[in-house]
Context: one part of a larger RNA
RNA sequence: CGUACACGGUGAAUGCCUAGGCAGUCAGAGGCGAAGAAGGACGUGCUAAUCUGCGAAAAGCGUCGGUAAGCUGAUACGAAGCAUUACUAGCCGGCGAUUUCCGAAUGGGGAAACCCGAUGCAUAUUUGCAUCAUUACUAAGUGAAUUAAUAGUUUAGUAAAGCAAACCAAGGGAACUGAAACAUCUUAUUACCUUGAGGAAAAGAAAUCAACCGAGAUUCCCCCAGUAGUGGCGAGCGAAGAGGGAGUAGCCCAGAGCCUUAAUCAGUUUUCUCAUUAGGAGAACGGUCUGGAAAGUCCGGCAAUAAAGGGUGAUAGCCCCGUAUCUAAAAAUGGUUUUUCUGUGAGCUCAAUGAGUAAAACGGGACACGUGGUAUCCUGUUUGAAUAUGGGGGGACCAUCCUCCAAGGCUAAAUACUCCUGACUGACCGAUAGUGAACUAGUACCGUAAGGGAAAGGCGAAAAGAACCCCGGUGAGGGGAGUGAAAUAGAUCCUGAAACCGUGUACGU
Repeated sequence: CGUACACGGUGAAUGCCUAGGCAGUCAGAGGCGAAGAAGGACGUGCUAAUCUGCGAAAAGCGUCGGUAAGCUGAUACGAAGCAUUACUAGCCGGCGAUUUCCGAAUGGGGAAACCCGAUGCAUAUUUGCAUCAUUACUAAGUGAAUUAAUAGUUUAGUAAAGCAAACCAAGGGAACUGAAACAUCUUAUUACCUUGAGGAAAAGAAAUCAACCGAGAUUCCCCCAGUAGUGGCGAGCGAAGAGGGAGUAGCCCAGAGCCUUAAUCAGUUUUCUCAUUAGGAGAACGGUCUGGAAAGUCCGGCAAUAAAGGGUGAUAGCCCCGUAUCUAAAAAUGGUUUUUCUGUGAGCUCAAUGAGUAAAACGGGACACGUGGUAUCCUGUUUGAAUAUGGGGGGACCAUCCUCCAAGGCUAAAUACUCCUGACUGACCGAUAGUGAACUAGUACCGUAAGGGAAAGGCGAAAAGAACCCCGGUGAGGGGAGUGAAAUAGAUCCUGAAACCGUGUACGU
């Protein structure tokens, strides 16, 4: 040095686990904000720090309910206290109070969490409380040049602003890309920007389709159908009628008369009942053996509208929490129902039927449809009808026929989404996985900034976390002793593979 075996070190794979994720289903909720939000800064404890809670009334105050024998949030002991049968320990819920400073931030300013005011009232000085932004609308006062008036100005009231995950509507709007290049085309009426709204939005009661038969608002799904078409007829794009379903709901104004206060809707008030926001009751087991421990084994019982699930020293219907089932609210909120009041206005008859509109020309855009033989819809410019004996459409256009009535408006449901709450589910993950984040995570750290962005889980059933002794630097670390079922479970702590590094023995050289 090599080989073999044994025993170690290092190392962290693997196995097992789950405190966290992921994807859904069913319900709820779908907004918060000048009554100061979202988000923060700084404080606040017997407390030095971080998290959580809270706000100078500061891990909290009042009140009304519930629960209650323990409690003073976590790391996290300790100290000092509170409470023990209920009017007041604590905890849970409803309603209130307080709620520094910044932030739309709104008295002025500003390099956010700071600086500087004015006015009124109160106050023994000191100080305290309140108000003071802008814009719009409404009302009132005042009031120029300028007589009347108006502009302006002042006061009061009401509203707005800002934030928020997706869904929705409208207004703007790319390029990479594909066409194997590229220009029409495609990507795409996408990404992105702006505005606005709601729990949904939008659309919506035929100037619609259809085809000589008929249907009867809108929306969504299946099908029609990758069809008819469209297309440098390239790449590609791509319907509609019908049929089957989900869900269904119709109305008003543009006006007079009659008739009666009557439907409906909105707000308000009242009643009923249900739900939500704390809870309550809730069946039935013992022994034997093994073991550190019984829920396992064996024996014998019991309950079940409860064999969902979790915990307990191994695998528990009957040990614990629960579960099935039943039940509960002082207060608040939501729904159903009922009632009061206010506003709106029902019914009948007759009448009426939306003009710079329809259409046209030119230029664009939308329609599956790229201007084409191109109907239909929208409209920038220029023009410009008829008026029910009328007008639009039926894919150039004309006739016949059929069908509908534009140029005013409202309208639930079926549909879309999930920042958020609850319950439940998974041939989803199990710490290099699953969220970036199971842990002080959008943290540490990086960057001037926009922004980028980690690593890091596991002793044990229980800390019983190793008293005491010894070596050592009053160390680190170790050896005894002790605990424990186990300490090669000793805090660098479950298991502990391999690479890599050793020790011992045997053999070879």
RNAcentral holds the full RNA, with entries from ENA, RefSeq and SILVA. The part of an RNA shown here (large-subunit ribosomal RNA, domain I) has 509 nucleotides and comes from secondary endosymbiont of Heteropsylla cubana. Taxonomically the source falls in aphid secondary symbionts (Bacteria, Pseudomonadota, Enterobacterales, Enterobacteriaceae). Rfam family: Bacterial large subunit ribosomal RNA. Rfam links the family to the GO terms ribosome and structural constituent of ribosome.